[in-house]
RNA sequence: AUAGUGCAUCCCGAGAGGGCCUUCCGAGGCCCCGCCAACCAGCGAUUAGACCCGCAACGGUGGCACCCAUGAUGAGACCCGGAAACGGGUAACAAUUGGUCUUCUC
Numbered sequence: 001a002u003a004g005u006g007c008a009u010c011c012c013g014a015g016a017g018g019g020c021c022u023u024c025c026g027a028g029g030c031c032c033c034g035c036c037a038a039c040c041a042g043c044g045a046u047u048a049g050a051c052c053c054g055c056a057a058c059g060g061u062g063g064c065a066c067c068c069a070u071g072a073u074g075a076g077a078c079c080c081g082g083a084a085a086c087g088g089g090u091a092a093c094a095a096u097u098g099g100u101c102u103u104c105u106c
Base pairs, nucleotide, nucleotide: 007074008073009072010071015033017032018031019030020029021028022027034064035063036062039060040059042055043054044053048102049101050100051099052098077090078089079088080087081086
């Protein structure tokens, strides 16, 4: 990177914004600004962890008129070494500033 299988979500929410490129003129792609959303990552008590609840859109995605479920999105990102497996590391503004259980210690 591709393919398959499974899990979660597609109720709601948010620009019919501007620019560029392509076009079979149906539409598609990229960039900029603005906004929505808590999927991943980050943060919230006492050594560590699980689950729940929460903070925040700063890190990674996704989305923002109609049409599109035989469909769509997510399961972090980046740097160094390495053929690979893997090993070592970096950043996350601000805000919340928790609950239960297990475990370590006293």
SAM-I/IV (S-adenosyl methionine) riboswitch aptamer from Microvirga antarctica, 106 nucleotides, folded computationally. The coordinates come from a structure-prediction model, not an experiment, and the mean pLDDT is 77. Rfam family: SAM-I/IV (S-adenosyl methionine) riboswitch aptamer. A reference for the family is Weinberg et al. (2008), "The aptamer core of SAM-IV riboswitches mimics the ligand-binding site of SAM-I riboswitches", RNA. Clan: SAM clan. Its family is annotated with regulation of gene expression and S-adenosylmethionine metabolic process in the Gene Ontology. Of the family's consensus pairs, 96% are formed in the model.